[in-house]
Record summary: Predicted 3D model of a 490-nucleotide part of an RNA (small-subunit ribosomal RNA, 3' major domain) from a Planctomycetota bacterium. The source organism's lineage runs through Bacteria, Pseudomonadati and Planctomycetota. The full RNA is in RNAcentral, with records from ENA. The prediction has a mean pLDDT of 82.
Context: one part of a larger RNA
RNA sequence: UGACGGGGACUCACACAAGCGGUGGAGCAUGUGGCUUAAUUCGAGGCAACGCGAAGAACCUUAUCCUGGGCUUGACAUGCCAGGAAGUAGUCCUGCCGAAAGGUGGGGCGACCGGUACCCAGUCCGGAGCCUGGCACAGGUGCUGCAUGGCUGUCGUCAGCUCGUGUCGUGAGAUGUCGGGUUAAGUCCCAUAACGAGCGAAACCCCUGCCGCCAGUUGCCACCGGGUCAUGCCGAGCACUCUGGCGGGACUGCCGGUGUUAAACCGGAGGAAGGUGGGGACGACGUCAAGUCAUCAUGGCCCUUAUGCCCAGGGCUGCACACGUGCUACAAUGCGGCGUACAAAGGGAAGCAAACCCGCGAGGGGGAGCAAAUCCCAAAAAACGCCGCCCAGUUCAGAUUGGAGGCUGCAACUCGCCUCCAUGAAGCCGGAAUCGCUAGUAAUCGCGGAUCAGCAAUGCCGCGGUGAAUGUGUUCCUGAGUCUUGUACA
Numbered sequence: 001u002g003a004c005g006g007g008g009a010c011u012c013a014c015a016c017a018a019g020c021g022g023u024g025g026a027g028c029a030u031g032u033g034g035c036u037u038a039a040u041u042c043g044a045g046g047c048a049a050c051g052c053g054a055a056g057a058a059c060c061u062u063a064u065c066c067u068g069g070g071c072u073u074g075a076c077a078u079g080c081c082a083g084g085a086a087g088u089a090g091u092c093c094u095g096c097c098g099a100a101a102g103g104u105g106g107g108g109c110g111a112c113c114g115g116u117a118c119c120c121a122g123u124c125c126g127g128a129g130c131c132u133g134g135c136a137c138a139g140g141u142g143c144u145g146c147a148u149g150g151c152u153g154u155c156g157u158c159a160g161c162u163c164g165u166g167u168c169g170u171g172a173g174a175u176g177u178c179g180g181g182u183u184a185a186g187u188c189c190c191a192u193a194a195c196g197a198g199c200g201a202a203a204c205c206c207c208u209g210c211c212g213c214c215a216g217u218u219g220c221c222a223c224c225g226g227g228u229c230a231u232g233c234c235g236a237g238c239a240c241u242c243u244g245g246c247g248g249g250a251c252u253g254c255c256g257g258u259g260u261u262a263a264a265c266c267g268g269a270g271g272a273a274g275g276u277g278g279g280g281a282c283g284a285c286g287u288c289a290a291g292u293c294a295u296c297a298u299g300g301c302c303c304u305u306a307u308g309c310c311c312a313g314g315g316c317u318g319c320a321c322a323c324g325u326g327c328u329a330c331a332a333u334g335c336g337g338c339g340u341a342c343a344a345a346g347g348g349a350a351g352c353a354a355a356c357c358c359g360c361g362a363g364g365g366g367g368a369g370c371a372a373a374u375c376c377c378a379a380a381a382a383a384c385g386c387c388g389c390c391c392a393g394u395u396c397a398g399a400u401u402g403g404a405g406g407c408u409g410c411a412a413c414u415c416g417c418c419u420c421c422a423u424g425a426a427g428c429c430g431g432a433a434u435c436g437c438u439a440g441u442a443a444u445c446g447c448g449g450a451u452c453a454g455c456a457a458u459g460c461c462g463c464g465g466u467g468a469a470u471g472u473g474u475u476c477c478u479g480a481g482u483c484u485u486g487u488a489c490a
Base pairs, nucleotide, nucleotide: 001490002489003487004486005485007484008483009482010481011480012479013478015474016473019437020436021435022434023433026328027327028326029325030324031323032322033321034319035318042053043052065314066313067312068311069310070309071308074137078136079135080134081133082132083131084130090109091108092107093106094105095104096103097102112127113126114125115124139303140302142301143300144299148297149296150292151291152290153288155286160199161198162197163196164195165194166175167174168173179190180189181188205280206279207278208277210248211247212246213245214244215243216242219238220237224235225234226233251274254268255267256266257265258264330430334389335388336387337386338385339384346377347376348375351370352369356365357364358363396427401422402421403420404419405418406417407416443466444465445464446463447462448461449460
């Protein structure tokens, strides 16, 4: 100087408390351990691994994953040597062997550049390209994240971490950065052997909340006209809504009080909005030899008829178990039926697909329109109204299984999703323990997107609808900050 303490003081944080909803029990989905297996490829491991890399494992993906078949200058790059072939290289069709890769035939079409002879040329020469052989090399998701770059997690959006000069100390170092007050903040004020400065905090950036201006192939009968069973449907108009660009607006600016006449705090006015309005992006010096050699890059090591390359099939989906994360429930503020409203944000051309017809349905036929504020996906759902159920393992719940179908795809046996009929399991609110959340949040309801042929999505990332309760407080648990104290630790 740090680190640590079942030392102290002060102060924060959904840390506790207060409150609401969960997990832990059930069934299923998913990840992991374990077990199994010819193989169940690899990585991630307290917080900070475990719906994580996977924003899509039937083949492909896929990977020293397994079994088997096959190839070696090799699926791909550059260079060298030798040899070879013109109806050749290539391309299209096709026969045989084969599971394919691959091997071996037949047929059609059919090459580039330069030179040579009078011109053309597939004649000749050379070159490119191609084939064969050889060489140098390629290749490796093989090892080492304790050899690394880059990127990332975490403490932590915590308020800290440092420097120059000066001063103090023999020195390590201290001071500044401590103290009083204040703040979300090393934020600001005061004080001060310190005076300044940098990286952080804040601000600058984006979204959202109010207003104005500009702009109108979206919106509007607001106003005028036309038309319809009806609809901005048409003319006209951009006023309103909206869209999008520019600008205004909030600064403790104003008033009162408290306070060191300070910073600031409390209350108030005005205001769409206050005292960082709400949210996001942004994460200091460093810590964990944290994570990643399988995104990529890269040192070293290792394999090179194979640890490389191609292919078929299987595996990554195995199941007596254990754990994490979720979904659906156990019902009556519920379930079912019928009726009937109101979103936002997105996606759409090998695409989204309306009307209409067929089918109980998944879906099929059909194709209007739309590169999309102009068309489609599309119905929002909860809500609301009426009716049924009457507390029952039930008109709750839907696992499982049988049957019949639909769709994608070369192909759904291992191993896809969906529909219909039948079947209806566990489950009556969950032990010890444990998680999230302070407001348009929790809870609850639906909608969209990426990946994607299809989909195991209940995941993830977004969007809006309805919309709470509690917070007296800081004794305690957890983590953190400042000062101080002890130390035989570094």